Model confidence (mean pLDDT): 84 of 100. Predicted 3D model of a 72-nucleotide RNA (transfer RNA) from Piptocephalis cylindrospora. The RNAcentral record of the sequence draws on ENA and Rfam. RNAcentral records the identical sequence in 2 taxa. Rfam family: tRNA. The family's RNA type in Rfam is transfer RNA.
[in-house]
């Protein structure tokens, strides 16, 4: 210096164009002498940035950042 691939809740990580979701974990509750475990509910997200395209973008396109993998 080319090139793929990623980046979404504290964490793993799903969402292939029409108001963002699982499990863990967290806080509350039920149950238990107390806890764990279990069951239920509750918060928690400006979806890396910035721009374009759409009536409408987490999702399509450009750049640009940060990680990881290949050429050379």
């Nucleotide at each position: 210096g080319g090139a793929g691939c990623g980046u979404u809740a504290g964490c793993u990580c799903a969402g292939u164009g029409g108001u963002a979701g699982a499990g863990c974990a967290a806080u509350c509750g039920a149950c238990u002498g107390c806890a764990g475990a279990u069951c239920g509910a509750u918060a928690g997200g400006u979806c890396c940035a910035u721009g374009g395209u759409u009536c409408a973008a987490c999702u399509c396109c450009g750049u640009g950042a940060c990680g990881c993998u290949c050429c050379u």